Annotation
Model confidence (mean pLDDT): 76 of 100. This is a predicted structure of a 376-nucleotide RNA (Bacterial RNase P class A) from a Verrucomicrobiia bacterium. It is recorded under the gene name rnpB. Its Rfam family is "Bacterial RNase P class A". Rfam links the family to the GO terms dimeric ribonuclease P complex, tRNA processing and ribonuclease P activity. Taxonomically the source falls in Verrucomicrobiia (Bacteria, Pseudomonadati, Verrucomicrobiota).
RNA sequence: GGAGUUGGCCGAGCAACCGCUGGCGCGCAAGCGCUGGAGGAAAGUCCGGGCUCCAUCGGACAGGACGCCAGAUAACGUCUGGGCGGCGCGAGCCGACGGAAAGUGCCACAGAAAAUCAGACCGCCGAUGUUCCGCAAGGAGCAGGCAAGGGUGAAAAGGUGCGGCAAGAGCGCACCGCGCGACGGGCAACCGUUCGCGGCACGGUAAACCCCGUCCGGAGCAAGGCCAAAUAGGGAAGGGCGAGCGCGCAAGCGCUCAACGCGUGGUCCACGCGCCUUCCGGGUAGGCUGCUCGAGGACUGCGGUGACGCAGGCCCCAGAGGAAUGGUUGCUGCGGAGCAAUCCGACAGAACCCGGCUUACAGGCUGACUCCUUCG
Numbered sequence: 001g002g003a004g005u006u007g008g009c010c011g012a013g014c015a016a017c018c019g020c021u022g023g024c025g026c027g028c029a030a031g032c033g034c035u036g037g038a039g040g041a042a043a044g045u046c047c048g049g050g051c052u053c054c055a056u057c058g059g060a061c062a063g064g065a066c067g068c069c070a071g072a073u074a075a076c077g078u079c080u081g082g083g084c085g086g087c088g089c090g091a092g093c094c095g096a097c098g099g100a101a102a103g104u105g106c107c108a109c110a111g112a113a114a115a116u117c118a119g120a121c122c123g124c125c126g127a128u129g130u131u132c133c134g135c136a137a138g139g140a141g142c143a144g145g146c147a148a149g150g151g152u153g154a155a156a157a158g159g160u161g162c163g164g165c166a167a168g169a170g171c172g173c174a175c176c177g178c179g180c181g182a183c184g185g186g187c188a189a190c191c192g193u194u195c196g197c198g199g200c201a202c203g204g205u206a207a208a209c210c211c212c213g214u215c216c217g218g219a220g221c222a223a224g225g226c227c228a229a230a231u232a233g234g235g236a237a238g239g240g241c242g243a244g245c246g247c248g249c250a251a252g253c254g255c256u257c258a259a260c261g262c263g264u265g266g267u268c269c270a271c272g273c274g275c276c277u278u279c280c281g282g283g284u285a286g287g288c289u290g291c292u293c294g295a296g297g298a299c300u301g302c303g304g305u306g307a308c309g310c311a312g313g314c315c316c317c318a319g320a321g322g323a324a325u326g327g328u329u330g331c332u333g334c335g336g337a338g339c340a341a342u343c344c345g346a347c348a349g350a351a352c353c354c355g356g357c358u359u360a361c362a363g364g365c366u367g368a369c370u371c372c373u374u375c376g
Base pairs, nucleotide, nucleotide: 001372002371003370004369005368006367007366008365009364010363012332013331014330015329016328017327018326020037021036022035023034024033025032026031039347043358044357046356047355048354049353050352051220052219053218054217063216064215065214066213067212068082069081070080071079072078083097084095085094086093087092098211099210103209104208105205106204107203121150122149123146124145125144128143129142130141131140132139133138158176159175160174161173162172163171177200178198179197180196181195183192184191185190224289225288226287227286234280235279236278237277238276239275242257243256244255245254246253247252261273262272263271264270296315297314299312300311301310302309303308334345335344336343337342
């Protein structure tokens, strides 16, 4: 100098003017003043918790999620460290990474055969038995033997070599691989190979059923709590009740008669319903609350490889509610486009609160590390 890997951070600044909104103060009020006012993802709502109500002795079934080991944490499917496997020269990255000798299922196409006494399509042999030919050596054929070679396939039942055989084959042996056991290291996953045993012990698939282990009660701030109109309906107490005529637009007034309007009932008593006033309770609209001081933040010190924990003093940092957090102008800074004037500047908007994951993001800053090249 070039090419990369990985972690952290910022994601404009200042001023003026005009607005919106929470709190506090002043004011009878209108309003005025001071002060606070989006994010790293506020997003997707995918996990985990707090909080609230309901249910609940405990356990089991069903269902769901998760799944190498150890740790962190309130908890997690998250994070940290480690192991194993794969990729990369490397820094590093990726992995649903328990069980396939408990059982069941599936394995397309191709292929003779796709899973248990494996499998003869091409091929090899034909020692053995047998038929034929030949004087004989031998030859041809059949029965049969063979998993070496070819071919198919993602996958064909350990690999290489030597021996062996009629031809072959873990059939035998050596090495490698594999499994089991012992030993050593490690908390463990796992690793090591010094040793022993076993010819090898039975393909793949569990984001197929399933088995094993761990965890999970349900619903959610429209949770939940409090106050509480109008209208209708419920309850209690008290009152009241009819008919006819006249006047009046109406509300109502006057007079006369009857002193139970309607229903049940033959009648009376009785009961029920209807009217008015007051009170009570539930509940709707509406209002208040839950609501923002919290597993809180940055700093310093200590412990830990780390995630993180502990201690100390300091700080208060949106709480609205159909929803405020905005706009204009000027100057400055950075980046990009353009000859220039000038123009453009990312993703995106809190809704009870936290911890994560995932996804989106113009541009920029910075720590650590790797590889290549050159110079000293």